[in-house]
Context: one part of a larger RNA
RNA sequence: UUGGGCGUAAAGCGCGUGUAGGCGGCCUUGCAAGUCGGGUGUGAAAGCCCGGGGCUCAACCUGGGAAGUGCGCCCGAAACUGCAGGGCUUGAGUACCGGAGAGGAUGGCGGCAUUCCCCAAGUAGAGCUGAAAUUCGUAGAUAUGGGGAGGAAUACCGGUGGCGAAGGCGACCAUCUGGACGGAUACUGACGCUGAGACGCGAAAGCGUGGGUAGCAAACAGGAUUAGAUACCCUGGUAGUCCACGCCGUAAACGAUGGGAACUAGGUGUCGCGGGUUUUGACCCCUGCCGUGCCGCAGCUAACGCAUUAAGUUCCCCGCCUGGGAAGUACGGCCGCAAGGCUAAGACUC
Numbered sequence: 001u002u003g004g005g006c007g008u009a010a011a012g013c014g015c016g017u018g019u020a021g022g023c024g025g026c027c028u029u030g031c032a033a034g035u036c037g038g039g040u041g042u043g044a045a046a047g048c049c050c051g052g053g054g055c056u057c058a059a060c061c062u063g064g065g066a067a068g069u070g071c072g073c074c075c076g077a078a079a080c081u082g083c084a085g086g087g088c089u090u091g092a093g094u095a096c097c098g099g100a101g102a103g104g105a106u107g108g109c110g111g112c113a114u115u116c117c118c119c120a121a122g123u124a125g126a127g128c129u130g131a132a133a134u135u136c137g138u139a140g141a142u143a144u145g146g147g148g149a150g151g152a153a154u155a156c157c158g159g160u161g162g163c164g165a166a167g168g169c170g171a172c173c174a175u176c177u178g179g180a181c182g183g184a185u186a187c188u189g190a191c192g193c194u195g196a197g198a199c200g201c202g203a204a205a206g207c208g209u210g211g212g213u214a215g216c217a218a219a220c221a222g223g224a225u226u227a228g229a230u231a232c233c234c235u236g237g238u239a240g241u242c243c244a245c246g247c248c249g250u251a252a253a254c255g256a257u258g259g260g261a262a263c264u265a266g267g268u269g270u271c272g273c274g275g276g277u278u279u280u281g282a283c284c285c286c287u288g289c290c291g292u293g294c295c296g297c298a299g300c301u302a303a304c305g306c307a308u309u310a311a312g313u314u315c316c317c318c319g320c321c322u323g324g325g326a327a328g329u330a331c332g333g334c335c336g337c338a339a340g341g342c343u344a345a346g347a348c349u350c
Stems, first nucleotide, its partner, number of pairs: 003322004007304002012318001014201004021194003025088007033081002035077008049065002052062003091191001092188004096183003103177006110154001115149006125136002162169002206247006215241002220236004258317006266295005272289005299306002323350003332343004
């Protein structure tokens, strides 16, 4: 490069915004770059092909013809692509009304519990384990009652539930703020999809500066266990976990399934909104749209399984794979305070 692929065999970037680029709805007019047709020039000779001739034949040689998918120019066509003009509303968007939601940020404010401190009352144990010991306790512990301090997390509701692009988000209240959805009209008139680079977001751990520290708890110490026990169990315990600001940029960042559009049997739940039914309402029933589950046909699949939320049938765009190991390593470059991250081989070996 031509292919074949990417749920689990190698392979979907962790997620988004978006530049270039690629691709792009319906009708109509023009142009004729792409496209198509005709003509013409060129496409050396030799060779290949066709049919003649010459060596007794052939190979070989030789005269002629055809072909030469290509390119230039001229003429023509206008369906498709493109360009230019005009129009449209179904794609996309805007306005209006409405309800739902742990969506985000900031500030405030509760209750439960643990721990610690003080007081009261009270006495010999408590704690822990498979059993123990380390540990705490007559300097009064544990258990109980009252008061106080402080930090972290928000039982029940809670769901097979909801929201968010992903990471992720749970007490309550207020302010600011993003998105999705439903309903009925009006408006803009293709304004769209994807997206190399780029930019932003990005769990936990980790890092820097300052604060905070109740519980938990790497490291560490001790007690046990054991042949040993740098573990599992127990008693302690520091970073850290929390807050502010700044880094890091990774993950089984998973649905191990990129995004958009269209089409292709059903059944049964659930969430939000709307319509109908009903005595307003609730419940229930029927139904439409959006989301989210389960089962299942055709089809697909190596099988497992997927199956209108596709892994089915197609189109557009991006990313990625190409035997195992060496290796997501070395070297170089870029980024980072560091830890390290990103990009990424070869030798060699099977």
Small-subunit ribosomal RNA, central domain from an uncultured bacterium, 350 nucleotides, folded computationally. The full RNA is in RNAcentral, with records from Greengenes.